[in-house]
RNA sequence: CGCGAGCUAGCUUAACGGCAGAGCGCCUGGCUCAUAACCAGGAGAGUGGGGGUUCGAAUCCGUCGCUCGCUA
Numbered sequence: 001c002g003c004g005a006g007c008u009a010g011c012u013u014a015a016c017g018g019c020a021g022a023g024c025g026c027c028u029g030g031c032u033c034a035u036a037a038c039c040a041g042g043a044g045a046g047u048g049g050g051g052g053u054u055c056g057a058a059u060c061c062g063u064c065g066c067u068c069g070c071u072a
Stems, first nucleotide, its partner, number of pairs: 002070006010024004018055001026042005048064002051061002
């Protein structure tokens, strides 16, 4: 330089072009002498950045950035 995969909540991740969901963690309450476990509830991401297509984009297109791998 070329090619491929990836970037979504604190972490790990899901999501036919049509409500961004889950597990762990966190917070509150219950239970307990107390902690853990367990039970009930809650907060937390607009999807790496800018742009394009579309009635509508995490999803399609293009560009830039970053990570990993392959190749010369």

A computed fold for a 72-nucleotide RNA from marine bacterium AO1-C, annotated as transfer RNA. Its mean pLDDT, the model's own confidence on a scale to 100, is 82. Rfam family: tRNA. The family's RNA type in Rfam is transfer RNA.